FMN riboswitch aptamer (RFN element) from a Terriglobales bacterium, 146 nucleotides, folded computationally.
Parts: sequence; C1' cells; structure tokens
RNA sequence: CCGUGUUUUCAGGGCGGGGUGUAAGUCUCCAUCGGCAGUAAUCCUCUGGGAGAGUCCGCAAGCGCAUGCGGUAACCACCGCGCGGCCAGCAGAUCUGGUGAGAUUCCAGAGCCAGUACUAAAAGUACUGGAUGGAAGAAGACCGGC
Repeated sequence: CCGUGUUUUCAGGGCGGGGUGUAAGUCUCCAUCGGCAGUAAUCCUCUGGGAGAGUCCGCAAGCGCAUGCGGUAACCACCGCGCGGCCAGCAGAUCUGGUGAGAUUCCAGAGCCAGUACUAAAAGUACUGGAUGGAAGAAGACCGGC
C1' cells in the first nucleotide's frame, strides 16, 4: 500500500417568543437547524498534511415491491413483526452580482428545501411512535497479500 477477509467502537442538529383559537411543536409573524462521500481557486499547517457545498455529483434513513410468520381453519384484503445488493420503483431545494483563465463551492446579497405514522388543527424543529432500531460511512485491532 492492497483486500467480495474477520472483528470492535462510533455514526444528526434544531420550536424559544408573539398572534389567532376551545384546542396549534402543526396556521401565522419572528426565531432556529443542516447526516455521509466526492469536487473545490479559500483557510490553517509541525510541510507530512488537515479543514472547507443542506440546495453541484453520488448515497443513507423512509415509502413501495417481493417474501416468511402471526392476527385467522382456508382464500383475498388488511394489520403487526421479520427478511431481501428487488429497485434503471417513488423520493427536496439556487439564483443574482463581484473577483478570476477557471467558482451553482470563494466574497456580497436575496431565495429555497426538509421521510413516515399519529394528532382537538395542516408538522424540518417535541422529555410523540416505529427507533434502546437501521444506516451512508468513519476510526482502530486482527488475518492474508505485495
């Protein structure tokens, strides 16, 4: 340095105030938040390197689909739990100006987006549920190879 190898640990932030109302974390005004990997002209540095995009590229969770079990004797449907590299199935959002050879990344300004279920009322933000879960991935140890 490499690996369809084994294993351990880690792996998400944010509703505070006013208004309306019987009732709002849901509407409204203000406030507030930004997972992982890549790129990056900026920054830091012990000169080995390190940091640097929510909205550019690619992912994750979720839903759906397939399938197993249960609710239920059986079929369909539905619900619950599990499972699957099934996914070319669904799945968000940026412009303007400046500098420059070069920037949707820097600087300035103004925007925009944010799973599902539940709910007295519509949800990015709750001592809500699934979730003491899963996971993109990060780091270490071991094993093997060069």

It was read from a public genome assembly, where an Rfam model found it. The model forms 100% of the base pairs in the Rfam consensus.